Glycine riboswitch aptamer from uncultured Gemmiger sp., 71 nucleotides, folded computationally.
Rfam family: Glycine riboswitch aptamer. About the family: This family represents the bacterial glycine riboswitch. Glycine riboswitches usually consist of two metabolite-binding aptamers domains with similar structures in tandem. The aptamers cooperatively bind glycine to regulate the expression of downstream genes. In Bacillus subtilis, this riboswitch is found upstream of the gcvT operon which controls glycine degradation.
The coordinates come from a structure-prediction model, not an experiment, and the mean pLDDT is 77.
RNAcentral holds the sequence, with entries from MGnify.
[in-house]
């Protein structure tokens, strides 16, 4: 570094309208920080802080990151 397996947080199952009734579409308000992206600090950085464009706010999925094994 790659692969496999395991762990893995936060925040409205909000409101209105439509509908083919779908885990759907459009609009509105609120919120989260752990894919990605931007800013700041800094010698530098994948760290800290910050923005929330993207993403997300039942479960599932995703998920930074961590552990084990193999090469």
């Nucleotide at each position: 570094a790659a692969a496999a397996c395991g762990g893995g947080a936060g925040a409205g199952a909000c409101c209105g309208c439509g509908c083919a009734c779908g885990c759907c579409g459009c609009g509105g308000c609120g919120c989260c920080g752990a894919a990605g992206g931007g800013g700041c600090u800094g010698c530098a950085a994948c760290a800290a802080c910050u923005c929330u464009c993207a993403g997300g706010c039942a479960a599932a999925a995703g998920g930074a990151c961590c552990g084990u094994u193999u090469u």